Predicted 3D model of a 108-nucleotide RNA (SAM riboswitch aptamer (S box leader)) from Sporosarcina jiandibaonis.
NCBI's taxonomy places the organism under Bacteria, Bacillati, Bacillota, Bacilli, Sporosarcina.
The coordinates come from a structure-prediction model, not an experiment, and the mean pLDDT is 81.
The model forms 97% of the base pairs in the Rfam consensus.
It matches the Rfam family "SAM riboswitch aptamer (S box leader)". About the family: The SAM riboswitch is found upstream of a number of genes which code for proteins involved in methionine or cysteine biosynthesis in Gram-positive bacteria. Gene Ontology term of the family: regulation of gene expression.
RNA sequence: CUCUUAUAAAGAGCGGCGGAGGGAAGUGCCCUAUGAAGCCCGGCAACCAUCACCUUUGUGAACUGGUGCCAAAUCACACAAAGUGCGAUCCACUUUGGAAGAUGAGAG
Numbered sequence: 001c002u003c004u005u006a007u008a009a010a011g012a013g014c015g016g017c018g019g020a021g022g023g024a025a026g027u028g029c030c031c032u033a034u035g036a037a038g039c040c041c042g043g044c045a046a047c048c049a050u051c052a053c054c055u056u057u058g059u060g061a062a063c064u065g066g067u068g069c070c071a072a073a074u075c076a077c078a079c080a081a082a083g084u085g086c087g088a089u090c091c092a093c094u095u096u097g098g099a100a101g102a103u104g105a106g107a108g
Base pairs, nucleotide, nucleotide: 001108002107003106004105005104006103007102013041015040016039017038021031022030023029026077027076028075042070043069044068047066048065049064050061051060052059053058074100079097080096081095082094083093084092085091
């Protein structure tokens, strides 16, 4: 980097260093000197390992290991279908699906 598959509206500091950016990319909308990114400590969670129960696929625990995560639904939208709005090929909204991205596990 590519493929398969699962997940996502919950949860997580009023700490230290640091100093201007950050939220993937486009559009929008936000966060940020009442301190961004990054690092350290701390925490959350329970994907894999682990442990207990049940054994069927499951349920639970969180001391330890591998990741992950700690503004906003994956911050929202983009494409398609259906529906609603006096409703038409425009517009708005709702639902479903898809795309793209993220993370885990497995494969190349």